Context: one part of a larger RNA
RNA sequence: CUUCGAAUAUUGAAGGAACCCAUUCCUAGUACGAGAGGACCGGAAUGGACAAACCUCUAGUGUACCGGUUGUUCUGCCAAGAGCAUCGCCGGGUAGCUACGUUUGGUGCGGAUAAGCGCUGAAAGCAUCUAAGUGCGAAGUCGCUCCUAAGAUUGAUAUUCAUUUGAGACCCCUCAGAGACGAUGAGGUUGAUAGGCUGUACGUGUAAGCACAGUAAUGUGUUCAGCGGAGCAGUACUAAUCGGUCGAG
Numbered sequence: 001c002u003u004c005g006a007a008u009a010u011u012g013a014a015g016g017a018a019c020c021c022a023u024u025c026c027u028a029g030u031a032c033g034a035g036a037g038g039a040c041c042g043g044a045a046u047g048g049a050c051a052a053a054c055c056u057c058u059a060g061u062g063u064a065c066c067g068g069u070u071g072u073u074c075u076g077c078c079a080a081g082a083g084c085a086u087c088g089c090c091g092g093g094u095a096g097c098u099a100c101g102u103u104u105g106g107u108g109c110g111g112a113u114a115a116g117c118g119c120u121g122a123a124a125g126c127a128u129c130u131a132a133g134u135g136c137g138a139a140g141u142c143g144c145u146c147c148u149a150a151g152a153u154u155g156a157u158a159u160u161c162a163u164u165u166g167a168g169a170c171c172c173c174u175c176a177g178a179g180a181c182g183a184u185g186a187g188g189u190u191g192a193u194a195g196g197c198u199g200u201a202c203g204u205g206u207a208a209g210c211a212c213a214g215u216a217a218u219g220u221g222u223u224c225a226g227c228g229g230a231g232c233a234g235u236a237c238u239a240a241u242c243g244g245u246c247g248a249g
Base pairs, nucleotide, nucleotide: 001151005161006160007159008158009157010156014148015147016146017145020048021047022046023045024044025043026042032037050105051104052103053102054101058099059098060097061096065092066091067090068089069088070085071084072083073082074081075080109143110142111141116136117135118134119133168246169245170244171243172188173187174186175185176184193239194238195237196235197234198233199232200231202228203227204226209222210221211220212219213218
């Protein structure tokens, strides 16, 4: 911008993606072959490369999580902490993002065919796959699978709403399964959208203070504690207030 204004759900013209290969076993040491050797056809299993999706497992990252530790400055001092030193260094690690991880895919079927093989069959009393007619036949071709898709101008279809002053949309605000910005999606009190709080999963690994033992370093108990980014659930405490704009020949 278009179909008279919208919302929701579809159809599919057309375009794109994909299409792979190997090994082993059975058939069968069969057919074949003097032997050596060794199948077609058909059936099954496994694997490689490739592709897509995902994060349960394994592994990585994880500079807003936890712990250990060195030097130094500071919080008056002890203790406990904070800053800086590549995140100071080191050991782990949730979500997310990933592959080295997991799952899935190529199958199969149908149509018309190529080379090729035929059937019937004349011209040419025979013969001939061809001249009329008719069948089979390929990783190729067209469908079937997956994705985009009505700017597909013959501008498609269905349902509902609106043209009774009005359906719907946007601005604005809270956001993330989205994201450079727009956009998309979830919500805006008739509310769980984000934060907070509570619980929990999970991570780290037994906090501080106090008591006890030891001259002390330190250890033990309280204590599988304390702490906590993104996960899951609950809860209106905080913020999504009030409002405005567009809108149908």